[in-house]
Molecule: RNase P RNA; transfer RNA
Organism: Coriobacteriia bacterium
RNA sequence: GGAGUGGGCUGGGUGAUCGCGCGGAUCUUCGUGGUCCGUGAGGAAAGUCCGGACUCCAUAGGGCAGGGUGCCUGCUAACGGCAGGGCGGGGCGACCCGACGGAAAGUGCCACAGAAAGGAAGACUCCGCUGUCUCGUGCGGCGGAAAAGCUGAAACGGUGCGGUAAGAGCGCACCAGCGCCACGGUAACGCGGCGGCUUGGCAAACCCCACCCGGAGCAAGGGCGAAUAGGAGCGAUCAAGGUCGGCCCGACCGUCGCUCGGGUUAGCCCGCAGGAGGCCACGGGCGACCGUGGUCCCAGAUAAAUGAUCAUCCCCGACAGAAUCCGGCUUACAGGCCCACUCCGCCU
RNA sequence: GCGGGUGUAGCUCAGUAGGUAGAGCGCAAGCUUCCCAAGCUUGAGGUCGCGGGUUCGAGACCCGUCGCCCGCUCCA
Numbered sequence: 001g002g003a004g005u006g007g008g009c010u011g012g013g014u015g016a017u018c019g020c021g022c023g024g025a026u027c028u029u030c031g032u033g034g035u036c037c038g039u040g041a042g043g044a045a046a047g048u049c050c051g052g053a054c055u056c057c058a059u060a061g062g063g064c065a066g067g068g069u070g071c072c073u074g075c076u077a078a079c080g081g082c083a084g085g086g087c088g089g090g091g092c093g094a095c096c097c098g099a100c101g102g103a104a105a106g107u108g109c110c111a112c113a114g115a116a117a118g119g120a121a122g123a124c125u126c127c128g129c130u131g132u133c134u135c136g137u138g139c140g141g142c143g144g145a146a147a148a149g150c151u152g153a154a155a156c157g158g159u160g161c162g163g164u165a166a167g168a169g170c171g172c173a174c175c176a177g178c179g180c181c182a183c184g185g186u187a188a189c190g191c192g193g194c195g196g197c198u199u200g201g202c203a204a205a206c207c208c209c210a211c212c213c214g215g216a217g218c219a220a221g222g223g224c225g226a227a228u229a230g231g232a233g234c235g236a237u238c239a240a241g242g243u244c245g246g247c248c249c250g251a252c253c254g255u256c257g258c259u260c261g262g263g264u265u266a267g268c269c270c271g272c273a274g275g276a277g278g279c280c281a282c283g284g285g286c287g288a289c290c291g292u293g294g295u296c297c298c299a300g301a302u303a304a305a306u307g308a309u310c311a312u313c314c315c316c317g318a319c320a321g322a323a324u325c326c327g328g329c330u331u332a333c334a335g336g337c338c339c340a341c342u343c344c345g346c347c348u
Numbered sequence: 349g350c351g352g353g354u355g356u357a358g359c360u361c362a363g364u365a366g367g368u369a370g371a372g373c374g375c376a377a378g379c380u381u382c383c384c385a386a387g388c389u390u391g392a393g394g395u396c397g398c399g400g401g402u403u404c405g406a407g408a409c410c411c412g413u414c415g416c417c418c419g420c421u422c423c424a
Base pairs, nucleotide, nucleotide: 001344002343003342004341005340006339007338008337009336010335012313013312014311015310016309017308018307020040021039022038023037024036025035026034027033042319046330047329049328050327051326052325053324054217055216056215057214061249062248063247064246066213067212068211069210070209071085072084073083074082075081086100087098088097089096090095101208102207106206107205108202109201110200125145126144127143128142129141130140131139132138157175158174159173160172161171162170176198178195179194180193181192183190184189221270222269223268224267231260232259233258234257235256236255237254241253242252243251244250277296278295279294280293281292282291283290284289314317349420350419351418352417353416354415355414358373359372360371361370367404375391376390377389378388379387397413398412399411400410401409
């Protein structure tokens, strides 16, 4: 200098004027309104794909069914997330990718082609013995074989040597796979030895194994007010009906009696923003993360604010707008900055 | 905001254990008729919304993404 890999940050700046939401102070004619000050979108606020908090239903219950996850160990409130490791694949490398349990538990599927698509078969064939004739390696019988050729995505371990009438893990060497033992590792797994020779693919087909999951969702839910109970409490009851996603159990609503009590606006308030919160330092850990101390307060609307105009500068500005909150994942995204590392070339 | 469903020919829809994508209407040509309609015969027309994955093979199974449709606001 060129090519690349991983990670982090940023997402037009400045000034002036006008305007909007929220909070505080103050004035007030207590209706609101005025003035001043502060504050006001994102890394994804998005998709709503997971996980939680919170609320109601029963305290969230038992069984069946159903759903989800899937190498190992950790982290976490939890997760399908993250970290570290293992195994497999890709790259010269930095590094990247992987739904990665079980196919010797069972069932099912494997179209076309092919003899045969799975507990085997023997067609086109090969080999030996043998019968027969019109003597050609014809036709037939018995036995052996599955190597070669052929089909296919896939053909009952692969390659080589020996062996044989032809052959075959039939024997041997190496390799792959399986099982057992020893060692290392928390484990996944690695490594070494031995054994018999071998059990096709699909589980993002049913299924088996292990673990997890009750349902609904802030339009949850609660309060005030008004109003023609449809509301609340206590006791008894569980025959029918309803609710708790489905079914059974169970519970509640319900039914009866007594007592209290008494809904109108598309109203107001709470839920609703101080939180698994941000930043800094120290300590522990490879890391995700955890502990301690300090410091900061950082949008809260309900037709829904966060904008407009002008000036100026530059590289002329992408994707995109909160609605209960939080942790993730995924998807969209112009440009700019920083850090670490790899490979190639050149110079010293 | 929250929850659910759906996408296959121009239109309406089938497509079940994954194996060459179909039906009706419509369209075009021919036959029939003096002509039209009806009828009969034949034919064209498909990125199965899009992208990726699993598989020998995907309309179907899995993941992502886009569009469309429906339900849920107060008292009880």